A computed fold for a 75-nucleotide RNA from Candidatus Woesebacteria bacterium RIFCSPHIGHO2_01_FULL_39_95, annotated as transfer RNA.
RNAcentral records the identical sequence in 5 taxa.
Rfam family: tRNA. Its family is annotated with triplet codon-amino acid adaptor activity in the Gene Ontology.
Taxonomically the source falls in Candidatus Woeseibacteriota (Bacteria, Bacteria candidate phyla).
The coordinates come from a structure-prediction model, not an experiment, and the mean pLDDT is 81.
RNAcentral holds the sequence, with entries from ENA.

[in-house]
RNA sequence: GGCGCUAUCGUCUAAUGGUUAGGACGGCACCCUUUCAAGGUGCAAACCCGGGUUCGACUCCCGGUAGCGUCACUA
Numbered sequence: 001g002g003c004g005c006u007a008u009c010g011u012c013u014a015a016u017g018g019u020u021a022g023g024a025c026g027g028c029a030c031c032c033u034u035u036c037a038a039g040g041u042g043c044a045a046a047c048c049c050g051g052g053u054u055c056g057a058c059u060c061c062c063g064g065u066a067g068c069g070u071c072a073c074u075a
Stems, first nucleotide, its partner, number of pairs: 001071007010025004018055001027043005048064005
């Protein structure tokens, strides 16, 4: 450098083009408990970036960036 795959809360991971962007762990608050742990309830927290298509894009297309794999290159 070519080709392929991937990019979503702090972490892991879902989401027929129409969702309040869901779940688990973690965090915070409250309940329970003499206290802690466990348990229960609630809250906060994310679509890699820029364009395009569309009435509507996390989702489709193009480009970029980053990571992984693979092939090539030693000029």